RNA sequence: GGCUGAAAAAGGCAAAUCCGUCGAAAGGCGGAGACGCAAAAUUACCGGUCUAAGGGGCACAAGGUCCUAUGACAGCGGGGUUGCCAGG
Repeated sequence: GGCUGAAAAAGGCAAAUCCGUCGAAAGGCGGAGACGCAAAAUUACCGGUCUAAGGGGCACAAGGUCCUAUGACAGCGGGGUUGCCAGG
């Protein structure tokens, strides 16, 4: 430097749920909490998923309904970047 993650150790992260907080929502952040994770670190580049405030269509007395990401998800898959420990 590259490959691998069977065993071990040092440590690390933290799903659901609850509380607080921000947000129209999806969801984010902080605390509690551990289902899991060898990249569950990072990045919306590709595919996918969620939401629909604003905008647009339809309807219209009102309530509504459909489309749309410029909003999100990296713990959905792939790609990029960086990285701990151990093994041959």
Background:
The RNA shown here (c-di-GMP-I riboswitch aptamer) has 88 nucleotides and comes from a Woeseiaceae bacterium. Its Rfam family is "c-di-GMP-I riboswitch aptamer". About the family: GEMM was predicted in a large-scale screen for bacterial structured RNA regulatory elements. Lineage of the source: Bacteria > Pseudomonadati > Pseudomonadota > Gammaproteobacteria > Woeseiaceae.